[in-house]
The RNA shown here (SAM riboswitch aptamer (S box leader)) has 125 nucleotides and comes from a Chloroflexota bacterium.
RNA sequence: CUCUUAUCCAGAGAGACUGAGGGAUCGGCCCUUUGAAGUCUCGGCAACCAAACCAUUUCAUGAGUUAUGGUGCCAAAUCCGACAAAUAAGAAUGACGUUAGUCAUUCAUAUCUGGAAGAUGAGAG
Numbered sequence: 001c002u003c004u005u006a007u008c009c010a011g012a013g014a015g016a017c018u019g020a021g022g023g024a025u026c027g028g029c030c031c032u033u034u035g036a037a038g039u040c041u042c043g044g045c046a047a048c049c050a051a052a053c054c055a056u057u058u059c060a061u062g063a064g065u066u067a068u069g070g071u072g073c074c075a076a077a078u079c080c081g082a083c084a085a086a087u088a089a090g091a092a093u094g095a096c097g098u099u100a101g102u103c104a105u106u107c108a109u110a111u112c113u114g115g116a117a118g119a120u121g122a123g124a125g
Stems, first nucleotide, its partner, number of pairs: 001125008013042005021031003025082004043074003048070003051066003054062003078117001083114002086111003090107007
């Protein structure tokens, strides 16, 4: 770097150095000199992998416990959206109908579902 797979509506601070950006990209919308991003020290969150324990029982299983090790993370739902389907109400156009209204197409909004993209872990190349 590529592929596969699981998860992504929860959670988590303070100090020092430094000095203008940051939230992946784009569009929004936010954070930020009351100090961004980065580096260092200590701290914390979580439970992906290993390990230990517990339970089951035929060696593996777990929506179990611990938090020792390997990562990861500590603003906002992956901050929201990007491509589609469905539902809801609305607008425009056309058709049918005496009227009320019905049907089709298009446009934008909201909800929800599935994708795309991204992040992290694990395995493989």

The coordinates come from a structure-prediction model, not an experiment, and the mean pLDDT is 83. Rfam family: SAM riboswitch aptamer (S box leader). Rfam describes the family as follows. The SAM riboswitch is found upstream of a number of genes which code for proteins involved in methionine or cysteine biosynthesis in Gram-positive bacteria. Rfam links the family to the GO term regulation of gene expression.